[in-house]
RNAcentral holds the sequence, with entries from MGnify. This is a predicted structure of a 108-nucleotide RNA (SAM riboswitch aptamer (S box leader)) from a sheep gut metagenome. Of the family's consensus pairs, 97% are formed in the model. It matches the Rfam family "SAM riboswitch aptamer (S box leader)". Gene Ontology term of the family: regulation of gene expression.
RNA sequence: CUUAUUAAGAGUGGCUGAGGGAAUAGGCCCUUUGAAGCCCGGCAACCUGGUUCCGCAAGGACCCAAGGUGCUAAAUCCUACAGACGGCAUGGCCGGAUGAAAGAUGAG
Numbered sequence: 001c002u003u004a005u006u007a008a009g010a011g012u013g014g015c016u017g018a019g020g021g022a023a024u025a026g027g028c029c030c031u032u033u034g035a036a037g038c039c040c041g042g043c044a045a046c047c048u049g050g051u052u053c054c055g056c057a058a059g060g061a062c063c064c065a066a067g068g069u070g071c072u073a074a075a076u077c078c079u080a081c082a083g084a085c086g087g088c089a090u091g092g093c094c095g096g097a098u099g100a101a102a103g104a105u106g107a108g
Base pairs, nucleotide, nucleotide: 001108002107003106004105005104006103011040013039014038015037019030020029021028024080025079026078027077041072042071043070046068047067048066049063050062051061053060054059076102081099082098085095086094087093088092
C1' cells in the first nucleotide's frame, strides 16, 4: 500500500500490585470486591490442514482445532469530518440513518 472483518463469543484460576479503556480533545466508564503485565484456561475460525459437496474457473459450502496469528468489560465504549431527514424558543441550536477518516486484526 491492497483487501476482508470490526454490535456475536470467551475466567469465581495463579503470580503481581496501580493504574486502564490506541493517540489528541471532550464525554462516559472500569479498577485494592485488584488496573496493566505474565502464566494457565477459554473464545473464534483469518491463514495452514481435510471433504467421493457446488462451480469451467475464480471461488463457495462444509469439517477439524493439530500448527501460525488474533481475541478474551462496555459497538473499535461514545463523539470529532460530511450528512438525507427531523425538531426548536431559527443570524442559530439540538437530534440524526448512513458514509468517510482514523484505529485494530488477518492475509497479501